[in-house]
RNA sequence: GAGGGGGGGUGAACGGCCGCUGAUCACGCGAGUGAUUGGAGGAAAGUCCGGGCUCCGAAGGGCAGGGUGGCCGCUAACGGCGGCCCCGAGCGAUCGGGGGAAAGUGCCACAGAAAACAAACCGCCCGCCGUGCCAGGCGGGUAAGGGUGAAACGGUGAGGUAAGAGCUCACCAGGCCCCGGGGUGACCCGGGGUGCUCGGUAAACCCCACCCGGAGCAAGGCCGAAUAGGAGGGAGGCAAGCCCGUCGGGCUUGCCGGAGGCGGCCCGUCUCUCUUCCCUCGGGUAAGGCCGCUAGAGCCGUCGGGCAACCGGCGGUCGAGACGAAUGGCCGUUGCUCCCUUCUCUCCCAGAGAGAGGGAGGACAGAACCCGGCUUACAGCCCCCCCUCCGGG
RNA sequence: GGCGCGGUACCCAAGCGGUAAGGGAGAGGUCUGCAAAACCUUCAUGCGUGGGUUCGAUUCCCACCCGCGCCUCCA
Numbered sequence: 001g002a003g004g005g006g007g008g009g010u011g012a013a014c015g016g017c018c019g020c021u022g023a024u025c026a027c028g029c030g031a032g033u034g035a036u037u038g039g040a041g042g043a044a045a046g047u048c049c050g051g052g053c054u055c056c057g058a059a060g061g062g063c064a065g066g067g068u069g070g071c072c073g074c075u076a077a078c079g080g081c082g083g084c085c086c087c088g089a090g091c092g093a094u095c096g097g098g099g100g101a102a103a104g105u106g107c108c109a110c111a112g113a114a115a116a117c118a119a120a121c122c123g124c125c126c127g128c129c130g131u132g133c134c135a136g137g138c139g140g141g142u143a144a145g146g147g148u149g150a151a152a153c154g155g156u157g158a159g160g161u162a163a164g165a166g167c168u169c170a171c172c173a174g175g176c177c178c179c180g181g182g183g184u185g186a187c188c189c190g191g192g193g194u195g196c197u198c199g200g201u202a203a204a205c206c207c208c209a210c211c212c213g214g215a216g217c218a219a220g221g222c223c224g225a226a227u228a229g230g231a232g233g234g235a236g237g238c239a240a241g242c243c244c245g246u247c248g249g250g251c252u253u254g255c256c257g258g259a260g261g262c263g264g265c266c267c268g269u270c271u272c273u274c275u276u277c278c279c280u281c282g283g284g285u286a287a288g289g290c291c292g293c294u295a296g297a298g299c300c301g302u303c304g305g306g307c308a309a310c311c312g313g314c315g316g317u318c319g320a321g322a323c324g325a326a327u328g329g330c331c332g333u334u335g336c337u338c339c340c341u342u343c344u345c346u347c348c349c350a351g352a353g354a355g356a357g358g359g360a361g362g363a364c365a366g367a368a369c370c371c372g373g374c375u376u377a378c379a380g381c382c383c384c385c386c387c388u389c390c391g392g393g
Numbered sequence: 394g395g396c397g398c399g400g401u402a403c404c405c406a407a408g409c410g411g412u413a414a415g416g417g418a419g420a421g422g423u424c425u426g427c428a429a430a431a432c433c434u435u436c437a438u439g440c441g442u443g444g445g446u447u448c449g450a451u452u453c454c455c456a457c458c459c460g461c462g463c464c465u466c467c468a
Base pairs, nucleotide, nucleotide: 001389002388003387004386005385006384007383008382009381010380012334013333014332015331016330017329018328020039021038022037023036024035025034026033027032041364045375046374048373049372050371051370052369053216054215055214056213060267061266062265063264065212066211067210068209069208070084071083072082073081074080085098086097087096088095089094099207100206104205105204106201107200108199121146122145123142124141125140126139127138128137129136154172155171156170157169158168159167173197174196175194176193177192178191179190180189181188182187220291221290222289223288230281231280232279233278234277235276236256237255238254239253240252241251242250243249244248257273258272259271260270261269283467284466298317299316300315301314302313303312304311305310336361337360338359339358340357342356343355344354345353346352347351394464395463396462397461398460399459400458403417404416405415411448419435420434421433422432423431441457442456443455444454445453
């Protein structure tokens, strides 16, 4: 210098004018006015995960359902992050993948003989029939060869055989079992035995391990105006005892039920079983106000521990809180990128660079209870680390 | 704002691992004096987009795009 890999930052600045909105102060009876000050993002987005918070009863057990999936750690938690392990791709930086198919079930279209306890289409071999010999027929053996397919039941060689075949043997590859050593562990290193050769698919059912109660700030609580405190339906029977007492009614206890909490079901448990609840319809309305609401797993700096994610100590700091929903618009100057032609200057003047002038562009997108992540979108610019090749010293 | 459901030809719509059923509409024809109805024939395109799992995806998984529905106050 060229090509490439990984990570991070920024995503305009200043001024003037006119507006919007929260807080504080002042003025005003009030509506409001004025001053000061705060006012979007790295993704506020998608709502894909996790947690806080609130209600459902106190969130308990089982079944069903859902999720995750190498190991160890971090964390409030996670499907996130960090480090490590194995496999694959790449010369490399680096990137991609990750329980079990040797527990069982299912599926594997078309083609092909056969798609998985096996199986004979062609071919090869043996026997019998037949024949002059072939051809042919029947029975059997054979997975070495051909061909099909995404995928064909280890590979090479030798022995063996009628022909063949892990049938046997040597080597190689893989699996299973055992032993020793190292590591917290995934796993790694070494040795031995066994012919065991076992297809793929679990983002098919399933098995194993671990995790998950449900709903969501339109959660939930308080205040207040108005209306018909409306209509229908549902929510107890029996026995015993006592009391009032003519038929009858009331109270208590027990049993069996019922309803609700419970919003998948069951168990368990609690409450109610009547003048308070539940469901449906209907009605009303300021379609209202306040709280929840923003100081928090916060942010910045520094020191210490840890390879790191992260944790701890100390110091500093406050950085939106709206709800028919604010955070905006115009102008000017500067800066950035690109283009243009005209001019000027410089150079190793083909051409490149610098300056002046003119024009254009400036992305993705916008809080809605709050955090930790992931994913997706993003014009342009900048920075850091690393790899390969070439050249020079 | 939160939660749920869906996207298959011009329209409706089945299928849910092996190249997509049906109906309507459209085009042409038969019939008719002309039409309608009826009958026959038929076209070409289609699984919202991208990636992954699989030999193979409309179907299974992930991300994105688009559409629809429900939930708000008082008693």